[in-house]
RNA sequence: UUUUAGCAUCACGAGUGACGUUGAGGGAGACGGCCCUUUGAAACGUCCGGCAACCUGGUUUAGCCACCAAGGUGCCACAGCCUUCCGAUAGGAAACGAUGCGGCCUGAUAAGGCAAAGAAUGGCUCAGAG
Repeated sequence: UUUUAGCAUCACGAGUGACGUUGAGGGAGACGGCCCUUUGAAACGUCCGGCAACCUGGUUUAGCCACCAAGGUGCCACAGCCUUCCGAUAGGAAACGAUGCGGCCUGAUAAGGCAAAGAAUGGCUCAGAG
């Protein structure tokens, strides 16, 4: 990096942000429809801001919950646009898809190392000094 399987979430939320390269596509999938796009789609990169709390970290040594938001992702105009099934509707279930299941350095591997704030600054339980 890719593939397969599993688990969780996809309701809400937050910038039509600035700059650079590039130049026609993009909204997963669709005969078709609808919307966006040379007044710049998509991709890559840098910077600032934000949402969220999946992983790491902190709040107490172990577990659970809660809180914080530093490290790593992801996301930030409209709109997971129009899928299948059930339902009078509201809505529910499923499929598909997306994201996560820490990061960095050395090293062919094995292995050895490194960082995580000025925020929060807690509750309960087991244990008996983790």
The prediction has a mean pLDDT of 76. SAM-I/IV (S-adenosyl methionine) riboswitch aptamer from a Planctomycetaceae bacterium, 130 nucleotides, folded computationally. It matches the Rfam family "SAM-I/IV (S-adenosyl methionine) riboswitch aptamer". The family is grouped with related families in Rfam's "SAM clan". It was read from a public genome assembly, where an Rfam model found it.